[in-house]
């Protein structure tokens, strides 16, 4: 110095351009003498800007972090 590839909830991952979603985990309740399980409900996320579109997590740029590769 160059190519590639990836960034989404506390974690691990989805999500044909059309209402972002599961498990785990948290909080809150039932239930139980009491704990753990079990079950019902809640909260919570698209790295940052610009651009196409009616409508972007998704296409296109730049920038920022991460991996590989290549000299």
């Nucleotide at each position: 110095g160059c190519c590639a590839c990836c960034u989404u909830a506390g974690c691990u991952c989805a999500a044909u351009g059309g209402c972002a979603g599961a498990g785990c985990a948290g909080u809150a309740g039932u239930u139980u003498u009491g704990u753990a399980a079990a079950c019902u409900a809640c909260g919570g996320a698209u790295g940052c800007g610009g651009g196409u579109u009616c409508g972007a997590u998704u296409c296109c740029u730049g920038c920022a972090g991460g991996u590989g590769g290549c000299u």
Predicted 3D model of a 71-nucleotide RNA (transfer RNA) from a Patescibacteria group bacterium. The sequence is in RNAcentral, with records from ENA. It matches the Rfam family "tRNA". About the family: Transfer RNA (tRNA) molecules are approximately 80 nucleotides in length.